[in-house]
Context: one part of a larger RNA
RNA sequence: UCCUACGAGUUACUCCUCACUAGCAAGAUUAAGGUAUUCAGUACCGUAGUCGAAGCGAAAGCAAGUCUGAAUAGGGCGUUUAGUUAGUGGGGGUAGACGCGAAACCCGGUGAUCUACCCAUGGUCAGGUUGAAGCUCUGGUAACACAGAGUGGAGGACCGAACCCAUAUACGUUGAAAAGUGUUGGGAUGAACUGUGGGUAGGGGUGAAAGGCUAAUCAAACUGGGAAAUAGCUCGUUCUCCCCGAAAUGCAUUUAGGUGCAGCCUCGGAGUAGAGUGUUAUAGAGGUAGAGCUACUGGUUGGAUGCGGGGGCUUCAUCGCCUACCAAAUCCUGUCAAACUCCGAAUGCUAUAACAUAUAUCCGGGAGUGAGGGCUGGGGUGCUAAGGUCACAGUCCGAGAGGGAAACAACCCAGACCAUCUGCUAAGGUCCCCAAAUGUAUACUAAGUUGAUCAAACGUGGUCAGACUGCUUUGACAGCUAGGAUGUUGGCUUGGAAGCAGCCAUUCAUUUAAAGAGUGCGUAACAGCUCACUAGUCGAGCGGUCAGGCGUGGAUAAUAAUCGGGCAUAAGUAUACUACCGAAGCAAUGGCAAUAUUUAUAUUGGGUAGGGGAGCAUUCUAGUCUGCGUUGAAGGUGUGUCGUGAGGCAUUCUGGAGCGUCUAGAAAAGAAAAUGUAGGA
Numbered sequence: 001u002c003c004u005a006c007g008a009g010u011u012a013c014u015c016c017u018c019a020c021u022a023g024c025a026a027g028a029u030u031a032a033g034g035u036a037u038u039c040a041g042u043a044c045c046g047u048a049g050u051c052g053a054a055g056c057g058a059a060a061g062c063a064a065g066u067c068u069g070a071a072u073a074g075g076g077c078g079u080u081u082a083g084u085u086a087g088u089g090g091g092g093g094u095a096g097a098c099g100c101g102a103a104a105c106c107c108g109g110u111g112a113u114c115u116a117c118c119c120a121u122g123g124u125c126a127g128g129u130u131g132a133a134g135c136u137c138u139g140g141u142a143a144c145a146c147a148g149a150g151u152g153g154a155g156g157a158c159c160g161a162a163c164c165c166a167u168a169u170a171c172g173u174u175g176a177a178a179a180g181u182g183u184u185g186g187g188a189u190g191a192a193c194u195g196u197g198g199g200u201a202g203g204g205g206u207g208a209a210a211g212g213c214u215a216a217u218c219a220a221a222c223u224g225g226g227a228a229a230u231a232g233c234u235c236g237u238u239c240u241c242c243c244c245g246a247a248a249u250g251c252a253u254u255u256a257g258g259u260g261c262a263g264c265c266u267c268g269g270a271g272u273a274g275a276g277u278g279u280u281a282u283a284g285a286g287g288u289a290g291a292g293c294u295a296c297u298g299g300u301u302g303g304a305u306g307c308g309g310g311g312g313c314u315u316c317a318u319c320g321c322c323u324a325c326c327a328a329a330u331c332c333u334g335u336c337a338a339a340c341u342c343c344g345a346a347u348g349c350u351a352u353a354a355c356a357u358a359u360a361u362c363c364g365g366g367a368g369u370g371a372g373g374g375c376u377g378g379g380g381u382g383c384u385a386a387g388g389u390c391a392c393a394g395u396c397c398g399a400g401a402g403g404g405a406a407a408c409a410a411c412c413c414a415g416a417c418c419a420u421c422u423g424c425u426a427a428g429g430u431c432c433c434c435a436a437a438u439g440u441a442u443a444c445u446a447a448g449u450u451g452a453u454c455a456a457a458c459g460u461g462g463u464c465a466g467a468c469u470g471c472u473u474u475g476a477c478a479g480c481u482a483g484g485a486u487g488u489u490g491g492c493u494u495g496g497a498a499g500c501a502g503c504c505a506u507u508c509a510u511u512u513a514a515a516g517a518g519u520g521c522g523u524a525a526c527a528g529c530u531c532a533c534u535a536g537u538c539g540a541g542c543g544g545u546c547a548g549g550c551g552u553g554g555a556u557a558a559u560a561a562u563c564g565g566g567c568a569u570a571a572g573u574a575u576a577c578u579a580c581c582g583a584a585g586c587a588a589u590g591g592c593a594a595u596a597u598u599u600a601u602a603u604u605g606g607g608u609a610g611g612g613g614a615g616c617a618u619u620c621u622a623g624u625c626u627g628c629g630u631u632g633a634a635g636g637u638g639u640g641u642c643g644u645g646a647g648g649c650a651u652u653c654u655g656g657a658g659c660g661u662c663u664a665g666a667a668a669a670g671a672a673a674a675u676g677u678a679g680g681a
Base pairs, nucleotide, nucleotide: 001681002680003679004678005677006676011095012094013093015092016091017090018089019088020087021086022085023084024083027051028050029049033045034044035043036042055062056061065077066076067075068074098236099235101233105226106225107224108223109222110221116200117199118198119197120196121195122194123193124192125190127159128158129157130155134151135150136149137148138147139146163187164186165185168183169182170181171180202218204214205213206212239615240614241613242612243611244610249262250261251260252259253258263369264368265366266365267364268363269362270361272360276357277356278355279354280353281352282351283350284349290343291341292340297337298336299335302332303331304330308326309325310323311322312321313320372397373396374395375394376393377392379390380389381388402413403412404411417591418590419589420588422587423586424585428581429580430579431565432564437578439577440576441575442574443573444572451567458553459552460551462550463549464548466546467545468544469543470542471541479537480536481535482534483533485510486509487508490504491503492502516531520529521528592605593604594603595602596601597600616670618667619666620665621664622663623662625660627659628658635654636653638651639650640649641648642647
């Protein structure tokens, strides 16, 4: 992992409630028990009790009323009748209560053959090294002290086997081993190691203390019991078809992943000024978007005026004068506001009417939901960040398949009852993969830009078309040839300043075709080169501004990358047009089911949680067919056939003795999942 079997809403109750069925009915009904019998979920007694027929009040009590109250007021609860017994079913309650699952808690026992510590009694420690005290002798002292030599054999002394341990590392890691092996290492006469016997027991022991150890178990052992502890948590929960079909919200919660009530779903009932919904019209309330502010409250640009203040002058003091200062208020000008409004929509809301449609509401049974999410719009918050967060309106996903977007819950199109080798379309497409145009017309792009994915500010004599404008055969623009002078080195400044460091200026005048008191290089200053400007040559267009189309630079991310091939007068882009393809859409043909009524038409039939309805299969019981079966039952295997389906029927082979139809009834009544349980492979 697979196969087979088993495996989860059950059962009990004089409990509560609702529906249906049946009996009786202002009544209904017996329980225990008893009698009878054909002994069966039978018949008849049995009225004890229960529910109902009257309520209100704490009660006395009163009573279709009663309580409160001073009240004859008001208000609360009642009154205007239907119940009851039994059966079945839905739901609730009490029980383990759909199944499996804790960690834990308590009670009683069993453990110190492992290990911790303790007690008693025994045992073990190769070999080597060092050489304490003491003692003896000699020297020495007044006597000690002290020194030397010898002797001696101390030590939680040294080295190192056995023994005990476990420092480092390798291997081992479904191991040789549920802690080892190899190498290396520590202690090795001691707080040493060890045999045997004994002691301490679970909130207890023991602990040179690590929460360590207490039988491979320890922040409270193991074992039996309370016990099916509890689990607002996780997982699982078994046949079919048909109808409807949610929610992820509000309030509350020791509440936030739970629950109660309401909201939204379903089933049954009721029956009403037809209330619901949509469109149109009319009438309303309102202060949003926008706009505005010389209409308020505030903010705010520049200017004018300048109350008041600051500063300066003046004075004994006041007064007074001045101002490149600040500045109220007013005026001109420009402008802002969620908590500004002189104004002011569209929508939405309310009401009425008409039309269309078919809901809406109330009562009762059963729920589920109470983590929502994406997108669009206008907002708050955030960074006008987030696949962020919060609420509102809409929509879709959730619970929605189909076509398109390569793939892609919620983007575009479109809501799947079934069948068909029919047709028309939507979005999107039509060179090939790939169904349909290598379509028509006119342009643009040269970047593979672009065509399927974001790029900006800012640049761009890339190119296309447009508007306006200047010069131009009296010769433009560009190029080439020639000139580009004189007063003068203008004046000042300066060491120098001569067109060209700087300053000044009536930047003048002269000769000229033209030539600046000089456009830029250059020199220390000159010189030199050049430009403006002019002539000649040439011979037809040449410049400028504005706005636009398509491009281009800007352009940087970690293995590769437009889905791929490819596409250059397109298979790219723009505009216009005509065909075609394209979905479970619409239509066509046939069929099934449901709901309405006018009975042959119309409408409806996606669906999770969930509600409702109708069925299939399994085992057993009673009756039934006075059924089937060794001329072959059940079971197995294959085939055919019927049914929307669960499934049914027939039959081949196998098998070898039991099994079914129909009508009712009762359930140990349906498995693919629970890291399910057992067995097998």
This is a predicted structure of a 681-nucleotide part of an RNA (large-subunit ribosomal RNA, domain II) from Cylindrotheca closterium. It matches the Rfam family "Bacterial large subunit ribosomal RNA". Gene Ontology terms of the family: ribosome and structural constituent of ribosome. NCBI's taxonomy places the organism under Eukaryota, Sar, Stramenopiles, Bacillariophyceae, Cylindrotheca. The coordinates come from a structure-prediction model, not an experiment, and the mean pLDDT is 82.